RNA sequence: UCCCCUGUAGCUCAAUGGUAGAGCGCCCGCCUGUUAAGCGGAUGGUUUGUGGUCCGAAUCCACACGGGGGAG
Numbered sequence: 001u002c003c004c005c006u007g008u009a010g011c012u013c014a015a016u017g018g019u020a021g022a023g024c025g026c027c028c029g030c031c032u033g034u035u036a037a038g039c040g041g042a043u044g045g046u047u048u049g050u051g052g053u054c055c056g057a058a059u060c061c062a063c064a065c066g067g068g069g070g071a072g
Base pairs, nucleotide, nucleotide: 001071002070003069004068005067006066007065010024011023012022013021018055025043027041028040029039030038048064049063050062051061052060
């Protein structure tokens, strides 16, 4: 320099064009002599950024930025 994949909650990941969710974590409570385990509740997001397509974009397209892999 070129090519491919990827970017969503604190972490790991869903959502395949129509109101962004789950598990774990954090917090509160129940249980227990206490902790752990278990159970209940609550907490969570400018979906990396800018522009475009569309009635409607996390999703499709372009560019930039970050991460990973490959070629030279």